[in-house]
Context: one part of a larger RNA
Molecule: small-subunit ribosomal RNA, 3' major domain
Organism: uncultured bacterium
RNA sequence: UGACGGGGGCCCGCACAAGCAGUGGAGUAUGUGGUUUAAUUCGACGCAACGCGAAGAACCUUACCAAGUCUUGACAUCCCUUGACAGGCAUAGAAAUAUGUAAUCUCUUCGGAGCAAGGAGACAGGUGGUGCAUGGUUGUCGUCAGCUCGUGUCGUGAGAUGUUGGGUUAAGUCCCGCAACGAGCGCAACCCUUAUGGUCAGUUACUACGCAAGAGGACUCUGGCCAGACUGCCGUUGACAAAACGGAGGAAGGUGGGGAUGACGUCAAAUCAUCAUGCCCUUUAUGACUUGGGCUACACACGUACUACAAUGGCGUUAAACAAAGAGAAGCAAGACCGCGAGGUGGAGCAAAACUCAGAAACAACGUCCCAGUUCGGACUGCAGGCUGCAACUCGCCUGCACGAAGUCGGAAUUGCUAGUAAUCGUGGAUCAGCAUGCCACGGUGAAUACGUUCCCGGGCCUU
Numbered sequence: 001u002g003a004c005g006g007g008g009g010c011c012c013g014c015a016c017a018a019g020c021a022g023u024g025g026a027g028u029a030u031g032u033g034g035u036u037u038a039a040u041u042c043g044a045c046g047c048a049a050c051g052c053g054a055a056g057a058a059c060c061u062u063a064c065c066a067a068g069u070c071u072u073g074a075c076a077u078c079c080c081u082u083g084a085c086a087g088g089c090a091u092a093g094a095a096a097u098a099u100g101u102a103a104u105c106u107c108u109u110c111g112g113a114g115c116a117a118g119g120a121g122a123c124a125g126g127u128g129g130u131g132c133a134u135g136g137u138u139g140u141c142g143u144c145a146g147c148u149c150g151u152g153u154c155g156u157g158a159g160a161u162g163u164u165g166g167g168u169u170a171a172g173u174c175c176c177g178c179a180a181c182g183a184g185c186g187c188a189a190c191c192c193u194u195a196u197g198g199u200c201a202g203u204u205a206c207u208a209c210g211c212a213a214g215a216g217g218a219c220u221c222u223g224g225c226c227a228g229a230c231u232g233c234c235g236u237u238g239a240c241a242a243a244a245c246g247g248a249g250g251a252a253g254g255u256g257g258g259g260a261u262g263a264c265g266u267c268a269a270a271u272c273a274u275c276a277u278g279c280c281c282u283u284u285a286u287g288a289c290u291u292g293g294g295c296u297a298c299a300c301a302c303g304u305a306c307u308a309c310a311a312u313g314g315c316g317u318u319a320a321a322c323a324a325a326g327a328g329a330a331g332c333a334a335g336a337c338c339g340c341g342a343g344g345u346g347g348a349g350c351a352a353a354a355c356u357c358a359g360a361a362a363c364a365a366c367g368u369c370c371c372a373g374u375u376c377g378g379a380c381u382g383c384a385g386g387c388u389g390c391a392a393c394u395c396g397c398c399u400g401c402a403c404g405a406a407g408u409c410g411g412a413a414u415u416g417c418u419a420g421u422a423a424u425c426g427u428g429g430a431u432c433a434g435c436a437u438g439c440c441a442c443g444g445u446g447a448a449u450a451c452g453u454u455c456c457c458g459g460g461c462c463u464u
Stems, first nucleotide, its partner, number of pairs: 005464001007463007015453002019417005026307008034298002042053002064293007073123001077122002079119005088101005105114003125282002128280003134276002136271003139267001141265001146185006152161003165176003191259004196227007206216002209214001230253001233247005309410001313369006326357003331350002336345003376407001381402007423445007
């Protein structure tokens, strides 16, 4: 000077408290440990690993295992020779591949170039090791309010001061004081979005006109510009300050809501498997190709979710009830017809404010069930089908009929959330041939509670 204390003072945070809904009990999905295995590829391990890398493992992916193969190589550059090679067909094979077969290079400024095969060696290759050799990237404390510098002054010096003090703020935010005076990185603002209005412009949007075509430039909407919020105004308190509290006006009030934005640093934090890279190791193999298997195993344990245990409910009928945000050409696919259905036939329209996905669902009205392991719940299983795809056995998703398990609200413990939030209800997208209860986004309905800071946890400042 720091760090630490079951030292002290001040302050903050869904940290506690006050509430609401959960997890922990059940079934299933998924990740992990363990065990098993020829292999169950590898990484991630308190918070900050465990629906994580993986925005999607049937083959591929794929890195793992078994078997069959290759050795200048699957990929790159250089040299020499050749002009074909590839592809087609046939045979063998699980395929890679091997053999045979018919035909047989292209362009050219004639120098050569392209492509392919063969040969020799330089070399290629490595998802092999080391994240404790590294770059880059990322997590975390933490969107916490801090971290420093120049000059000056003080101290023998390490260092101190400034940055402390009195107030105040979300804030080292601002004011006042002061041997300090200034400055930098952070805070805030500038950026995006949302909430109000004006103006301009509008087709594919809209409709005061019209049956429509058209027409119009009002409304809705779209998207440019502008205005608007600044403690600006009033009052009280305050130190004549900063500011706080109340009020007016206003669509919005004191950072209006949300996002992006992450200081100096900490954890030898994570990543050599995104990528790059030093060193080490390997080179007829730790490289490469192929088929099949595995990553999907299963006495068990844990995490994260989904569905429930029901009457604030289940089921049926009706009311075309009412959204937002997206995606679409190897695509989205309407009307029509067939099927109980998944789906099929067919193909209008649409590179989309035009057409399609597309029916929003919870909600409402009526009927039924009458508290039961049930008209709750849907696991598991059987049969019959559908779709994608060379191919659904290991190992996909969906539909119909039948079957109808556990489960009657969950011990100790523990999580999230302060408002359009929690809870609840559906919708879309990325990945993707197919395959979400995951992830990312969108809107609908829409609460309760906060006395307060004694205590638990984390953090900031001063002091010891």